[in-house]
RNA sequence: CGUGCGCCGUCGCCUAAUCCCGCCGGCCGGCCUCCGGGCAGGUCAGGGAGCCGGGGAACCACGUUCCUGGGGUGAAUCGGCGGGGCUCCGGCCCGGCCGUAGGAGACCUUCCUGCUCCGAACCCGUCAGCUAACCCGGUAGGCGCGAAGGAAGGAAAG
Numbered sequence: 001c002g003u004g005c006g007c008c009g010u011c012g013c014c015u016a017a018u019c020c021c022g023c024c025g026g027c028c029g030g031c032c033u034c035c036g037g038g039c040a041g042g043u044c045a046g047g048g049a050g051c052c053g054g055g056g057a058a059c060c061a062c063g064u065u066c067c068u069g070g071g072g073u074g075a076a077u078c079g080g081c082g083g084g085g086c087u088c089c090g091g092c093c094c095g096g097c098c099g100u101a102g103g104a105g106a107c108c109u110u111c112c113u114g115c116u117c118c119g120a121a122c123c124c125g126u127c128a129g130c131u132a133a134c135c136c137g138g139u140a141g142g143c144g145c146g147a148a149g150g151a152a153g154g155a156a157a158g
Stems, first nucleotide, its partner, number of pairs: 011144004018049004025044004030039003050139006060129001069127001070124004078099004083094004102118004107154007
């Protein structure tokens, strides 16, 4: 000097996933002590605000028969072509490749051109259209040099 990993702090990005209280209670370490304890802090449980999602009338929508169960969070759906396993031979499960609805890319919004990446996972349990009152739940996690250029309007700094 370069690179990688870990920890702490700060700032920022994706996302609803942020902020406050935390007296009593649990845990953690620090300081003081006359060794009885005291002080300040962090964190968790718990509570509140904000935000997000679901259920739930009337009106509206739907409205018959058959097949297929269906619905929700989320950007994460829908196709094509191979492979493996199980099978009651009806199918079911796992995995690969190529696309794709859609989503992200660092002050914000809209439009144009262009590049890279993601395109998962989970829940309810045969039940849910919309939906005032009302009721219920969530507030995890991951990442930080990376693709920008142009037009218009803002914001911020100076």